[in-house]
C1' cells in the first nucleotide's frame, strides 16, 4: 500500500428496518446478618466510534473517516 472482519452500558454480549436499545457480571441503595459474604428487591449507568446518505422509520442497509484484529505484498 491492497483486501477481509469488526466497533452497542465499566466488562462480556443480545436486539427480523418498526413500542422507551435489553440481559448477565460489576457498581450503588434497601431487606436479611452480631459484622461481613451469599441470597432477595430496587436503582443508576448508552451521542449504538465520528460524519454523511437511503428510507415514513436505521444499532441494523450504503459511503467516507478514525480505532482494533487478520491476511497478502
Nucleotide at each position: 500500500g491492497c483486501g477481509c472482519u469488526u466497533g452497542u452500558a465499566g466488562c462480556u454480549c443480545a436486539a427480523u428496518g418498526g413500542a422507551u436499545a435489553g440481559a448477565g457480571c460489576a457498581u450503588c441503595a434497601g431487606a436479611u446478618u452480631g459484622c461481613g459474604g451469599a441470597u432477595c428487591u430496587g436503582a443508576a449507568g448508552g451521542u449504538u466510534a465520528u460524519g454523511a446518505g437511503u428510507u415514513c422509520g436505521a444499532g441494523u442497509c450504503u459511503c467516507a473517516u478514525c480505532g482494533a484484529g487478520c491476511g497478502c505484498a
Transfer RNA from a Candidatus Levyibacteriota bacterium, 73 nucleotides, folded computationally.
Rfam family: tRNA. Rfam classes the family as a transfer RNA. Rfam links the family to the GO term triplet codon-amino acid adaptor activity.
The sequence is in RNAcentral, with records from ENA.
The coordinates come from a structure-prediction model, not an experiment, and the mean pLDDT is 81.
NCBI's taxonomy places the organism under Bacteria, Bacteria candidate phyla, Candidatus Levyibacteriota.